[in-house]
Background: Large-subunit ribosomal RNA, domain IV from a Dehalococcoidia bacterium, 345 nucleotides, folded computationally. Lineage of the source: Bacteria > Bacillati > Chloroflexota > Dehalococcoidia.
Context: one part of a larger RNA
RNA sequence: UCCUCGCUAAGGAACUCGGCAAAAUAGUUCCGUAACUUCGGGAGAAGGAACGCCUCGCGGCUGGUCCCCGACACGCUCGGGCGAACGGCCGGAGGUCGCAGUGAGCAGGCCCAGGCGACUGUUUAACAAAAACACAGGUCUCUGCGAACGCGAAAGCGGACGUAUAGGGGCUGACGCCUGCCCAGUGCUGGAAGGUUAAGGGGAGGGCUUCACGGCUCGAACCGAAGCCCCAGUGAACGGCGGCCGUAACUAUAACGGUCCUAAGGUAGCGAAAUUCCUUGUCGGGUAAGUUCCGACCCGCACGAAUGGCGUAACGAUCUGGGCACUGUCUCGGCGAGGAGCUCG
Numbered sequence: 001u002c003c004u005c006g007c008u009a010a011g012g013a014a015c016u017c018g019g020c021a022a023a024a025u026a027g028u029u030c031c032g033u034a035a036c037u038u039c040g041g042g043a044g045a046a047g048g049a050a051c052g053c054c055u056c057g058c059g060g061c062u063g064g065u066c067c068c069c070g071a072c073a074c075g076c077u078c079g080g081g082c083g084a085a086c087g088g089c090c091g092g093a094g095g096u097c098g099c100a101g102u103g104a105g106c107a108g109g110c111c112c113a114g115g116c117g118a119c120u121g122u123u124u125a126a127c128a129a130a131a132a133c134a135c136a137g138g139u140c141u142c143u144g145c146g147a148a149c150g151c152g153a154a155a156g157c158g159g160a161c162g163u164a165u166a167g168g169g170g171c172u173g174a175c176g177c178c179u180g181c182c183c184a185g186u187g188c189u190g191g192a193a194g195g196u197u198a199a200g201g202g203g204a205g206g207g208c209u210u211c212a213c214g215g216c217u218c219g220a221a222c223c224g225a226a227g228c229c230c231c232a233g234u235g236a237a238c239g240g241c242g243g244c245c246g247u248a249a250c251u252a253u254a255a256c257g258g259u260c261c262u263a264a265g266g267u268a269g270c271g272a273a274a275u276u277c278c279u280u281g282u283c284g285g286g287u288a289a290g291u292u293c294c295g296a297c298c299c300g301c302a303c304g305a306a307u308g309g310c311g312u313a314a315c316g317a318u319c320u321g322g323g324c325a326c327u328g329u330c331u332c333g334g335c336g337a338g339g340a341g342c343u344c345g
Stems, first nucleotide, its partner, number of pairs: 001340008010331002014329001019326001027051005036041001038174001052096005058091006065085001067081005097101001109324007116316002121133002137172007149158003175311004180241003185238002187234005194229003200223002205218005242260005269303001270300001281297005
């Protein structure tokens, strides 16, 4: 010096990206417990008090050991009785020792606020446990049964010894309040008059060959499905949801007007947000001092409604900010223990 520990004056997070690590808390009984809430919870909230040992003819509840009687396969056992001796639990009174009584060990730190995800679960075996996945619930769609769908050249099997309150697929993700506008494009569904169209049918007409009969061959009209074109519907289908100019008796702003474009121009709610570039936006709160945090504002570079929107009690080895307690994290070090390092062997 390194590793693992113990102690440390005064201070107490000044450390640091960050209280990381450590310290602190801790058991049992009693008292006492807020906001909020889905009335279950939140709760071990928080915050307090007590706790050893000795004595008692003290109180309550309880056991039926012990004792007595009887039966007996006499050893256990069985039945009955007594309640003062004995035991257990809960209390009461008095006394007593130490700095200290859950005397060592084992044994929650707590609170406030916010983001995300409802929750218990699941996951990158060996750098990620999460706001990712799943989830009950919601919704769309397919599927009438030899189901759809999946595996398999097939037979066959799964689905399912199920039958639409069932099964497959997609999206969303408890619960509460809700989920606007656009069907022009793409998809899907329905439609079938017309257009297009394959094989095939059809054969006008032509070519080769032949003396001929015939053979071979090319082939126009026309008739030919689905599909596509076409016509509709459909957004919890893929998706999309404007620009410019002017206007009010201070100014500013613009309820209002004009104009262009579009399939339609973003509704409710939320908003510098896990989304805000400018940006440490501005104001308020917290601090002596706050690029973070919380509450507002709205100019949303570039939120927005099941790629769900906004809330939400409970929950979380989650993330963010603050506080109490506590400390060697630090000011700033020091001392000690065991092990390693070093020397010899």
The prediction has a mean pLDDT of 86.